This is a predicted structure of a 98-nucleotide RNA (Glycine riboswitch aptamer) from Thiothrix lacustris DSM 21227.
RNA sequence: UAAACACUGGCAGAAGAGAGUUGCAUCACAAUAGAUAGCAACCGCCGAAGGCGCAAUUCCGCCCGGAAACGCUCAGGCAAAAGGACUGGCAGUACUAU
Numbered sequence: 001u002a003a004a005c006a007c008u009g010g011c012a013g014a015a016g017a018g019a020g021u022u023g024c025a026u027c028a029c030a031a032u033a034g035a036u037a038g039c040a041a042c043c044g045c046c047g048a049a050g051g052c053g054c055a056a057u058u059c060c061g062c063c064c065g066g067a068a069a070c071g072c073u074c075a076g077g078c079a080a081a082a083g084g085a086c087u088g089g090c091a092g093u094a095c096u097a098u
Stems, first nucleotide, its partner, number of pairs: 001097002006093004011088003018043001020042005025036003044078003050074001051072003057068004
């Protein structure tokens, strides 16, 4: 000094599916009706934190083995907000090369 790759931090973008039911608790009310993002149970659903699995699909030319935006749904989630794999760009760090 430098392309790519990796990591970190801002910035921009970023999907799906229940503001479900019941009970309790709390609040409100003279009493009902009512309210709540709290707890528990139950039913329905989603996949893009994380986790697990290669039976099917795809990729690593085939087998084996491995991986995934594939599968499962343990966890998480199902108005908004938050979170969000991942994508783009900026800065920094490390490695490597000259």

Its Rfam family is "Glycine riboswitch aptamer". Rfam links the family to the GO term glycine biosynthetic process. Taxonomically the source falls in Thiothrix lacustris (Bacteria, Pseudomonadota, Gammaproteobacteria, Thiothrix).